[in-house]
Source information: The RNA shown here (small-subunit ribosomal RNA) has 1553 nucleotides and comes from a Planctomycetota bacterium. Its mean pLDDT, the model's own confidence on a scale to 100, is 82.
RNA sequence: UAAGUGAAGGGUUUGAUCCUGGCUCAGAACGAACGUUAGCGGUGUGGAUUAGGCAUGCAAGUCGUGCGCGAAAGCCUUCGGGCGAGUAAAGCGGCGAAAGGGUGAGUAACACGUAACCAACCUACCCCAUAGAUCGGAAUAACCUCCGGAAACGGUGGGUAAUGCCGAAUGGCCCCAGUAAAAGGCAUCUUCAGCUGGGUAAACGGUGGCUUCGGCUGCUGCUGUGGGAGGGGGUUGCGGGCUAUCAGCUUGUUGGUGGGGUAACGGCUCACCAAGGCGAUGACGGCUAGCCGGUCUGAGAGGAUGGUCGGUCACACUGGGACUGAGACACUGCCCAGACUCCUACGGGAGGCUGCAGUCGAGAAUCUUCCGCAAUGGGCGAAAGCCUGACGGAGCGACACCGCGUGCAGGAUGAAGGCCUUAGGGUCGUAAACUGCUGUCACGCUAUAGGAAUGGCGCAGGAUUAACAGUUAUGCGUUUGACCAAAGCGAGAGGAAGCACCGGCUAACUCCGUGCCAGCAGCCGCGGUAAUACGGAGGGUGCAAACGUUGUUCGGAAUCACUGGGCAUAAAGGGCUCGUAGGCGGUCCAUUAAGUCAGGUGUGAAAUCCCCCGGCUCAACCGGGGAACUGCACUUGAUACUGGUGGACUAGAGUAUGGUUGGGGUGAGCGGAACUCCUGGUGGAGCGGUGAAAUGCGUAGAUAUCAGGAGGAACACCGGUGGCGAAAGCGGCUCACUGGACCAUUACUGACGCUGAGGAGCGAAAGCUAGGGGAGCGAACGGGAUUAGAUACCCCGGUAGUCCUAGCCGUAAACGAUGUGCACUAGGCAGGGGAGGCACCUAUGGCCCUCUCUGCCGUAGCUAAUGUGUUAAGUGCACCGCCUGGGGAGUACGCUCGCAAGAGUAAAACUCAAAGGAAUUGACGGGGGAUCACACAAGCGGUGGAGCAUGUGGUUUAAUUCGAAGCAACGCGAAGAACCUUACCUGGCCUUGACAUGUACGGAUUAGUCCUGUGAAAGCAGGGUGACAGCCCUUCGGGGUCGGAACGUACACAGGUGUUGCAUGGCUGUCGUCAGCUCGUGUCGUGAGAUGUUGGGUUAAGUCCCGUAACGAGCGAAACCCUUAUCGUUAGUUGCCAGCGCGUAAUGGCGGGGACUCUAGCGAGACUGCCGUUGUUAAGACGGAGGAAGGUGGGGACGACGUCAAGUCAUCAUGGCCCUUAUGGCCAGGGCUACACACGUGCUACAAUGGUUUGUACAAAGGGUUCCAAGACCGUGAGGUGGAGGCAAUCCCAUAAAGCAAACCCCAGUUCGGAUUGCAGGCUGAAAUUCGCCUGCAUGAAGUUGGAAUCGCUAGUAAUCGCGUAUCAGCCAUGACGCGGUGAAUAUGUUCCUGAUCCUUGUACACACCGCCCGUCAAGCCACGAAAGCGGGGAGCGCUCGAAGUCGCUUUGUCUAACCUUCGGGAGGACAGCGCCGAAAGCGAGUUCCGUGAUUGGGACUAAGUCGUAACAAGGUAGCCGUAGGGGAACCUGCGGCUGGAUCACCUCCUUU
Repeated sequence: UAAGUGAAGGGUUUGAUCCUGGCUCAGAACGAACGUUAGCGGUGUGGAUUAGGCAUGCAAGUCGUGCGCGAAAGCCUUCGGGCGAGUAAAGCGGCGAAAGGGUGAGUAACACGUAACCAACCUACCCCAUAGAUCGGAAUAACCUCCGGAAACGGUGGGUAAUGCCGAAUGGCCCCAGUAAAAGGCAUCUUCAGCUGGGUAAACGGUGGCUUCGGCUGCUGCUGUGGGAGGGGGUUGCGGGCUAUCAGCUUGUUGGUGGGGUAACGGCUCACCAAGGCGAUGACGGCUAGCCGGUCUGAGAGGAUGGUCGGUCACACUGGGACUGAGACACUGCCCAGACUCCUACGGGAGGCUGCAGUCGAGAAUCUUCCGCAAUGGGCGAAAGCCUGACGGAGCGACACCGCGUGCAGGAUGAAGGCCUUAGGGUCGUAAACUGCUGUCACGCUAUAGGAAUGGCGCAGGAUUAACAGUUAUGCGUUUGACCAAAGCGAGAGGAAGCACCGGCUAACUCCGUGCCAGCAGCCGCGGUAAUACGGAGGGUGCAAACGUUGUUCGGAAUCACUGGGCAUAAAGGGCUCGUAGGCGGUCCAUUAAGUCAGGUGUGAAAUCCCCCGGCUCAACCGGGGAACUGCACUUGAUACUGGUGGACUAGAGUAUGGUUGGGGUGAGCGGAACUCCUGGUGGAGCGGUGAAAUGCGUAGAUAUCAGGAGGAACACCGGUGGCGAAAGCGGCUCACUGGACCAUUACUGACGCUGAGGAGCGAAAGCUAGGGGAGCGAACGGGAUUAGAUACCCCGGUAGUCCUAGCCGUAAACGAUGUGCACUAGGCAGGGGAGGCACCUAUGGCCCUCUCUGCCGUAGCUAAUGUGUUAAGUGCACCGCCUGGGGAGUACGCUCGCAAGAGUAAAACUCAAAGGAAUUGACGGGGGAUCACACAAGCGGUGGAGCAUGUGGUUUAAUUCGAAGCAACGCGAAGAACCUUACCUGGCCUUGACAUGUACGGAUUAGUCCUGUGAAAGCAGGGUGACAGCCCUUCGGGGUCGGAACGUACACAGGUGUUGCAUGGCUGUCGUCAGCUCGUGUCGUGAGAUGUUGGGUUAAGUCCCGUAACGAGCGAAACCCUUAUCGUUAGUUGCCAGCGCGUAAUGGCGGGGACUCUAGCGAGACUGCCGUUGUUAAGACGGAGGAAGGUGGGGACGACGUCAAGUCAUCAUGGCCCUUAUGGCCAGGGCUACACACGUGCUACAAUGGUUUGUACAAAGGGUUCCAAGACCGUGAGGUGGAGGCAAUCCCAUAAAGCAAACCCCAGUUCGGAUUGCAGGCUGAAAUUCGCCUGCAUGAAGUUGGAAUCGCUAGUAAUCGCGUAUCAGCCAUGACGCGGUGAAUAUGUUCCUGAUCCUUGUACACACCGCCCGUCAAGCCACGAAAGCGGGGAGCGCUCGAAGUCGCUUUGUCUAACCUUCGGGAGGACAGCGCCGAAAGCGAGUUCCGUGAUUGGGACUAAGUCGUAACAAGGUAGCCGUAGGGGAACCUGCGGCUGGAUCACCUCCUUU
């Protein structure tokens, strides 16, 4: 100098958000345990469980300087004996054994801590002071003898000593009693003079020295007294657990007097007397626990804890008891009882490790039967010394903390190998190898410091003394080590690294395996074929001789909130009031000094923590000093505030006086309307009721109506977010009694106040008891409906009840979900009750001001938000109540109350990771508003009925291949299934394969081509011929060589219409051509989000306009594109033909022409542009003009963000998986065409707007060379023969049909209809049986307009008529896609059905209503409650019995050394006996806790059980609360209440104009 340096959050509820709230993680710690691993050392630490049982050894002895005795082994011997040896051992005696050591069972207590007190006490050894120590005596162990006993042990007789025991003397400042002066204090009292009386001691021991033997002198021991130190005992204040589901406890209890007892006070004990004492500030009871210094954690305040070390208490096998002693009711003493163990000769005995080691048991778990008294300390001793499991050390255990090491430097071919890979590479990785260096630790060798100071002995020398003895302080020398090993040398990188983790939190990633399996998991959660989450590997991260896991504590957790939380809706305000205790309390003055503040004193042990310094090489560890110990007590002061006391005041509170308003309360009386019933009249068939009905009432006269009578309940209008009351609640009128509030006046009292645990009272409805009453309504109940059912909703009846009186109950969504009181903090509007003022035009009015009450809006503020906002949920104060995750549960048990129903109080086990609040975006609603659509309506035509075609389901089958499945599968994939297709079935065949690429080998066979056998073919078997390119030779006939291609064999591989469309790409459908879907910036909101995009208009449209905290923009809509409608222009063949010609029987046939039509290029045109009306001077709408066309002109292509895990692995592509002489490939035949049936889509019809026959008119768009095919001929016809022309504005398909003009049919199963069938043919094709199309003749079915239901269509549309094309040999096409001809009707409109869009609302939905979700029943499993009982434990109570033992009594029984004696005996003692108390034991009645229990009750949980549908939307009967009844169940119904109910209308209020 310093000693006050310190505070972090994350994950998880949701589609997302904010909040509330729990769960969980990261940190530190431990007497730990477990798993894997392990080199060394230091320092600590180690039976936490059974205070369970213990073998064995040791843990308390010592003293011969207290005493009397007194061996043996062995050695020697002269054999007598000597030494051993006066030694050991035992005994008497003294001191110690009450310490040290262990443990934490008990104890909630003066046990502990702290601070005091004892004037109410004791204290051996030690120290100081003082005074002493005189004279005697009797025994008894040992020893000897005898006896008993198995033993333990005991007895008789003899005999001996003491510092053992006893008697007497002396004695004071000791003790007791009496008396008493003085002083002091703290009440009793204390201290201390004086006097009198009485009482109490001892070891001239022990041992030295000197001695003249008289004594002197030491040391030590002894006795009395006083004091000290240390130790102990007692008392008191305060402090530190849980529980009220323990509320009353207590009879020695509380006090007194007296006796006894104790070291001492005291009910400590006893007798008597009194009736007290304790308790909500928690007595008594129950449960748990040794307490503290400290330790761990924490920023702190706190919380948890009390092992090691220290202080203290308690205990010593369990319970009781005393003895001895200074001290014990005694850990290794005694007695008794009990349990247990051991010995026994069965008669009896012995024992107590919670001392150190050790053992068994139980347990997850805790060490050596070690060394030494060398050190420190203790006991004894004069001392040497002895004893000491205290202690010092060593050993074992990574149990903890600390330290060290396992090398260091260089080293790229980035080795090998592993792993990954996009196959290039990357990574392990300078890591290794290799080179150089170092030498800690371990190992070996050598040597030794320090822990050692004493004491003893020797010497020197001071003190004592007469003394040089002796004793003793001091110095020197010598002696004493159980255990440990600093240091030096040697050798050599040699002997020394693991564990956990890698989805997020949380640092660290890939591959393989597995396939909701195996498994992981702290929380969230991973795993169902591509797992960074399981297991392995490589790699990485973190710690490191350790690392993880588990357990526990604190922290984080402000999650019990003192510091530092909350209660409208999240958990939480008592239903309301009065009021006790308590808490809190207005203004002024005085006083006091309890709280409070300051100073001082004492204490707060040491150790620990902290700071500084120092010692072990450092550190841990240890030493010294300091700081601190935040506390308590005493004392001296201060007096602002709080408190106490006294006095005063009036602003709080109250009283008085005069008024006002009111459904405030209680009782009594009265009234009218309505209703039901009864009587009578009129009347005559229905009434009533509902969605519709029925039950019910009615010809025995209802309903309706009139008159009269009876009865009970409730009080229309006024009536109102109006009034009153504490709340519950209160409504006709009048009277009586009565409570409160408000206003005004100022008079009085003088803080009398506020709150309020317990307590008391009031307290809707339902319900209960008793007695009345009973009109209406109406739980239960009966009936009728509804329904799948209907224990309901609806209807008809109807009992309790509803009403009154008296009493109980005590609960409600008893709500403003907001405790009471006081004060302060912007306003505006409205209403109720008063007082005052002003002016005048409105006088039952207006304006201003003030007090009070009731509402609405709103600023600041607050709030998670919603909201609240002078009536606070703002800002403060006072007091009370309540909350602490969800479920279990407001339940069980217990207690209190109640007649009961039940109410109040009120848990736990177990289980979940959430439950919840507010708000957001969606979705949804049997919510609302606006709008649209062939959605409905208005129309036209169909389907559903028939026959047939076609597709599907089902069934069948060897196979009937596969896919598509509401709309959005079903004339769909398929724009062509006889074979092929073809994927299916049966059978026969092939195996590198029908097809691709590569490698190796083979041979010249081969490729191609021809042929034979067998066969259904494929194939199999066999035979012949025999190329091509390059090169060489050539007589040009060909030959040779080589092997690129090809073939065969083998291997890689091919192949798969096998699987997964829920692994995918691509493509497609659908919502939907619906008008939506978003973004940037800004703004608002804590945020998710909102705004923009909402609103007012308008549109087909988020189209446009206006408004506007928004301003802009994008994808969609529209437009741009194609087609069609008009015109112009250009062009004029194959198209066209007006005019001019030619020609024909006739025809643009020809020359020509471009006018027209047409063709196909380019343009024009339409834009609400113009006019009028309307509209916001807008966007636009309506009407009109012009125009070919008018408000998008018609049609098409074009499809936003997204939805449906929509469809497709069988178009194609493709990941993974699967098959590989087959799930691949080839072939023949069959099947996809089946047929009791059902459905979808169509065709043809049922006829006269028709059919048949004859004649006749007018298209468009297509196609054509393996093709279209004319004219001609043949055939009734399908068709055949033949082939002009045509690669096409040229030729052909190719006659369009409906229509029109005629004729017949005459309403019929027909001259309708054409199915079916027979016969005969044609065509295609290898092939027409399964299984094609067409023709002719014949046949001539059902069907006469179609039930419920359902489809399409808004104009060139529907309807109707024909024509063409793709596919294709042909065709099952009536399909699909196109083309034109003829050509309507209707739309008043948006109530309803369906779908969609926007806004709004509710929501418990978000996989989004195909959602969510409730209860019974059934199954499994878990914990709990009840239960006839059964079993066990705890603490008491009463009684019985009563051990040991103290105390008392007895001295009558037995025995008896010290003293007395008259010698007889006595005194005294011991034993025995009796009594009180008394442990254990027994009995009894209770109490309390635990376990168990047939059965029973509810509860929690559990992928796919049953029944229903209760709740969430108006949840389809709004829901919920209380209560009562009923019901399989959720629930239903009655009564009262709440809004935490949607919707519409109305009223009121607010805002705005």